[in-house]
Context: one part of a larger RNA
RNA sequence: CUGGGUGUAAAGGGUGUGCAGGCGGGGCAACAAGUCGGAUGUGAAACCCCAUGGCUUAACCAUGGAGGUGCAUUCGAAACUGUUGCUCUUGAGUCCCGGAGAGGCUGUCGGAAUUCGUGGUGUAGCGGUGAAAUGCGUAGAUAUCACGAGGAACACCAGAGGCGAAAGCGGGCAGCUGGACGGGUACUGACGCUCAGGCACGAAAGCGUGGGGAGCAAACAGGAUUAGAUACCCUGGUAGUCCACGCCGUAAACGAUGAACGCUCGCCGUUGCCCCGCUCAAGGGGCAGUGGCUAAGUUAACGCGUUAAGCGUUCCACCUGGGGAGUACGAUCGCAAGGUUGAAACUC
Numbered sequence: 001c002u003g004g005g006u007g008u009a010a011a012g013g014g015u016g017u018g019c020a021g022g023c024g025g026g027g028c029a030a031c032a033a034g035u036c037g038g039a040u041g042u043g044a045a046a047c048c049c050c051a052u053g054g055c056u057u058a059a060c061c062a063u064g065g066a067g068g069u070g071c072a073u074u075c076g077a078a079a080c081u082g083u084u085g086c087u088c089u090u091g092a093g094u095c096c097c098g099g100a101g102a103g104g105c106u107g108u109c110g111g112a113a114u115u116c117g118u119g120g121u122g123u124a125g126c127g128g129u130g131a132a133a134u135g136c137g138u139a140g141a142u143a144u145c146a147c148g149a150g151g152a153a154c155a156c157c158a159g160a161g162g163c164g165a166a167a168g169c170g171g172g173c174a175g176c177u178g179g180a181c182g183g184g185u186a187c188u189g190a191c192g193c194u195c196a197g198g199c200a201c202g203a204a205a206g207c208g209u210g211g212g213g214a215g216c217a218a219a220c221a222g223g224a225u226u227a228g229a230u231a232c233c234c235u236g237g238u239a240g241u242c243c244a245c246g247c248c249g250u251a252a253a254c255g256a257u258g259a260a261c262g263c264u265c266g267c268c269g270u271u272g273c274c275c276c277g278c279u280c281a282a283g284g285g286g287c288a289g290u291g292g293c294u295a296a297g298u299u300a301a302c303g304c305g306u307u308a309a310g311c312g313u314u315c316c317a318c319c320u321g322g323g324g325a326g327u328a329c330g331a332u333c334g335c336a337a338g339g340u341u342g343a344a345a346c347u348c
Base pairs, nucleotide, nucleotide: 003320004319005318006317007302008301012316014201015200016199017198021194022193023192025088026087027086028085029084030083031082033081034080035077036076037075038074039073040072041071042070049065050064051063052062053061054060091191092188093187094186095184096183097182098181103177104176105175106174107173108172109171110154115149116148117147118146119145120144121143125136126135162169163168206247207246208245209244210243211242215241216240220236221235222234223233258315259314260313261312262311263310266293267292268291269290270289271288272287273286274285275284276283297304298303321348322347323346330341331340332339333338
């Protein structure tokens, strides 16, 4: 490179946006670059193939022929691709109406609980465990009542439920704001799909500066357990967890399943909207999501099965035995931690 693959065997980029590139709906017409056909020229010899001949044969050699995917010129064809022009509406988008939603950002408010403080009641224990001890408590704890402070998280509702590109999002209200969906079918007329680089977003932990600090809690200390116990259990406890701004850029970032489009039996739930059903409703139907079970098909099997891992098309990413190794070196990014890219020797 070709091929075969990527849910679990090696392999889908964490997610989006999008330039270049690749690919691209229906009709008519033109051109003839790709494409196809004819002709001409060229395509050295040797070699290969075919025929004949020469060494007694063969190898070997000689003569002739054929072939030569290719290139150039020229004459044609017009189905497909392409280019150009005109056109269409189903792909895509716009517009109007409507409801759903923990989508995002900011501000503000609320109650329960934990802890702490002050005061009241009250007295000898509390706490903790498998059992204990460390710890707290007569300087009055635990318990209980009232008031106050402060931080963080929002019980029930809550659902295989909803929203978001992913990460993720859950108390109430207000403001600002993104997207999807349903109905109408008024408008544009292929404006599309994918996307190497690039750019943006990106849990937790971690880093910088400044705040904050109730609870929890790496590190650390003590008590236990144990042969030991640098653990599991207990009592404490600092970073951190929270906020603002700036970095980091990684995860089993998982559906371990890239995106888009088309096609392919059904059954049972559920969310949003619409239509029919006289409105109030049981039911029936449509579109968009989200689940369970399955026919065909597929798969090594497990399983998947209109939300495909089925049948096809387009584009991107990635894999090519295990270890060495996501290491070394180089480059690049970062304040650092480290990230990205990413070998070989050797060995089985």